Predicted 3D model of a 61-nucleotide RNA (Fluoride riboswitch aptamer (crcB RNA motif)) from an Alphaproteobacteria bacterium. Model confidence (mean pLDDT): 79 of 100. The model forms 100% of the base pairs in the Rfam consensus.
RNA sequence: GGUUCGGCUGGGGGUGGGGUUCCCCAAAACCGCCUUAUCGGCCAAUGACUCCUACCGGCGG
Numbered sequence: 001g002g003u004u005c006g007g008c009u010g011g012g013g014g015u016g017g018g019g020u021u022c023c024c025c026a027a028a029a030c031c032g033c034c035u036u037a038u039c040g041g042c043c044a045a046u047g048a049c050u051c052c053u054a055c056c057g058g059c060g061g
Stems, first nucleotide, its partner, number of pairs: 009026005016052006032042003
């Protein structure tokens, strides 16, 4: 200096916050989909479950 394993800690899993849990990463993990991949168009606040907030649609008062 490189590689591998384990622990602790931190970070990440397409747009916010809380709880639970899973996975990934150690300078990487990660950075949505469609299309003629140029132009242009579309969905969603979750990795998964749930609550709150924001947004969208419908109905009623």